[in-house]
RNA sequence: GCCUCAGUAGCUCAGUGGUAGAGCGUCUGUCUCGUAAACAGAAGGUCGUGAGUUCGACUCUCACCUGGGGCU
Numbered sequence: 001g002c003c004u005c006a007g008u009a010g011c012u013c014a015g016u017g018g019u020a021g022a023g024c025g026u027c028u029g030u031c032u033c034g035u036a037a038a039c040a041g042a043a044g045g046u047c048g049u050g051a052g053u054u055c056g057a058c059u060c061u062c063a064c065c066u067g068g069g070g071c072u
Stems, first nucleotide, its partner, number of pairs: 001071007010024004018055001026042005048064005
């Protein structure tokens, strides 16, 4: 330099054009002498950045950034 994969909540990951979700974690409450467990609820996201296509983009296209793998 080229090719390829990935980037979504604190962490691990779903979500293939129509209002962004789960598990774990965090916080609050119930329960307990207390803790854990269990149960109920809540907070937490400019979906890596910018542009384009579209009535509408996490999703499709292009460039860039970061990381993994491969080729020379």
A computed fold for a 72-nucleotide RNA from a Candidatus Norongarragalinales archaeon, annotated as transfer RNA. Model confidence (mean pLDDT): 84 of 100. It matches the Rfam family "tRNA". The family's RNA type in Rfam is transfer RNA. About the family: Transfer RNA (tRNA) molecules are approximately 80 nucleotides in length. RNAcentral holds the sequence, with entries from ENA. Lineage of the source: Archaea > Nanobdellati > Microcaldota > Candidatus Micrarchaeia > Candidatus Norongarragalinales.